[in-house]
Context: one part of a larger RNA
RNA sequence: CUGGGCUUAAAGGGCGCGUAGGCGGCCCUGACAGCGUCGUGUGAAAUCCCUCGGCUCAACCGAGGAAUGGCACGGCGAACUACAGGGCUUGAGGCAAGUAGAGGUGCGUGGAACUCUUGGUGGAGCGGUGAAAUGCGUAGAUAUCAAGAGGAACGCCAGCGGCGAAAGCGGCGCACUGGGCUUGUCCUGACGCUGAGGCGCGAAAGCUAGGGGAGCGAACGGGAUUAGAUACCCCGGUAGUCCUAGCUGUAAACGAUGCCUACUAGGUUGGAGAUUCUCUGACGGAUUUCCGGCCGAAACUAAAGCAUUAAGUAGGCCGCCUGGGGAGUACGGUCGCAAGGCUAAAACUC
Numbered sequence: 001c002u003g004g005g006c007u008u009a010a011a012g013g014g015c016g017c018g019u020a021g022g023c024g025g026c027c028c029u030g031a032c033a034g035c036g037u038c039g040u041g042u043g044a045a046a047u048c049c050c051u052c053g054g055c056u057c058a059a060c061c062g063a064g065g066a067a068u069g070g071c072a073c074g075g076c077g078a079a080c081u082a083c084a085g086g087g088c089u090u091g092a093g094g095c096a097a098g099u100a101g102a103g104g105u106g107c108g109u110g111g112a113a114c115u116c117u118u119g120g121u122g123g124a125g126c127g128g129u130g131a132a133a134u135g136c137g138u139a140g141a142u143a144u145c146a147a148g149a150g151g152a153a154c155g156c157c158a159g160c161g162g163c164g165a166a167a168g169c170g171g172c173g174c175a176c177u178g179g180g181c182u183u184g185u186c187c188u189g190a191c192g193c194u195g196a197g198g199c200g201c202g203a204a205a206g207c208u209a210g211g212g213g214a215g216c217g218a219a220c221g222g223g224a225u226u227a228g229a230u231a232c233c234c235c236g237g238u239a240g241u242c243c244u245a246g247c248u249g250u251a252a253a254c255g256a257u258g259c260c261u262a263c264u265a266g267g268u269u270g271g272a273g274a275u276u277c278u279c280u281g282a283c284g285g286a287u288u289u290c291c292g293g294c295c296g297a298a299a300c301u302a303a304a305g306c307a308u309u310a311a312g313u314a315g316g317c318c319g320c321c322u323g324g325g326g327a328g329u330a331c332g333g334u335c336g337c338a339a340g341g342c343u344a345a346a347a348c349u350c
Stems, first nucleotide, its partner, number of pairs: 003322004007304002012318001014201004021194003025088006033081002035077008049065006091191001092188003095184005103177007110154001114150008125136002162169002206247006215241002220236004258317006266295012300305001323350003332343004
């Protein structure tokens, strides 16, 4: 450089915002850069190709022609791409009126449970297991009642439900705040899509400092089990789990399926709306927009399957793959307090 690919065979970046770049709606006009056509010049000779000729043939050699994808200049053309000017509204955005929601941040607050403390009742066990033991208990446990303290998580509602870009979000209230959807078609007038670098967000664990610490619980101690038992089971239990500020930047970060747009049978169901029909309302029917599922035609697929939420038919842009092991390792670079992250080989071997 090029081919074929990326749900499960190697391969979609964890997610977003966005720079450069790439790509980009409808109509008119202009100019002619790309583009097309014609001409001129150049494109050395030799070589290759065609024709003819010379060595008895051939190789070889001589002559003529053709070719020379290219470059430059000039004339003409104007559909397409780019450019310049003007216009448009369907893409995009805005505005207005509504609307659903565990979307986010902060502050406050509630009940159940649990543990602890104090007091009352009570008096011998409790706890735990397959069975036990360690453990707790006459210094009064377990059980039960009352009062108090503390931390963490929010049962039912709850749903194949909702919201968010992803990570993720669930008691209740208030404040601040992001996004979506529906309807109107009032405004702007292509303002769009993607996005190398970059920037931001990013579960859990882990790290730094300061708090907090009920329950749970790596490590650790003990009891069992066992041939052993550095486990599974039991009794304890530190870090951690929680909060504040900062760091880390990973994951089966999964739909193992990048984002955007258009098109291509249906059926059914859940959520949020709007319009309409029945005299009215409930309810129901019809139409329509967005979101979440299931089934299924064509098509696709190695099959499983997917199928308007595509893995179908196409277009645009990005990321990534190229036999297994060595290895997501070494070295180097860079980031990090560290743990380690990112980038990323080769020898050798099958």
A computed fold for a 350-nucleotide part of an RNA from a metagenome, annotated as small-subunit ribosomal RNA, central domain.
The full RNA is in RNAcentral, with records from SILVA.
Its mean pLDDT, the model's own confidence on a scale to 100, is 89.